This is a predicted structure of a 96-nucleotide RNA (SAM riboswitch aptamer (S box leader)). Rfam family: SAM riboswitch aptamer (S box leader). From the family's description: The SAM riboswitch is found upstream of a number of genes which code for proteins involved in methionine or cysteine biosynthesis in Gram-positive bacteria. Its mean pLDDT, the model's own confidence on a scale to 100, is 85. The sequence was found by an Rfam model in a public genome assembly.

[in-house]
RNA sequence: CACUUAUCAAGAGUGACGGAGGGACAGGCCCUGCGAAGUCACGACAACCUGCCGCCCGCAAGGGGCGGUAAGGUGCCAAUGCCUGCAUGAUGAGAG
Repeated sequence: CACUUAUCAAGAGUGACGGAGGGACAGGCCCUGCGAAGUCACGACAACCUGCCGCCCGCAAGGGGCGGUAAGGUGCCAAUGCCUGCAUGAUGAGAG
């Protein structure tokens, strides 16, 4: 980078640096010098993957299902993906 698949009305922020933008795109509507983006630290939220625990299915498995946990890998912490769009973005997992 293109492909497959699941999810996107729940939930969760402080500080330091920074210094004008940000909410993907278009049109709206918003946020922002009472400090945007970005970076860092710590914290939280969540439970997609791994691990661990319990129960069930199964002759059995390095198999499958459900529930829990939150140690590891991601993600995420204004507004329903902010709204609308015959537009298509984000994130996880997988395979190329």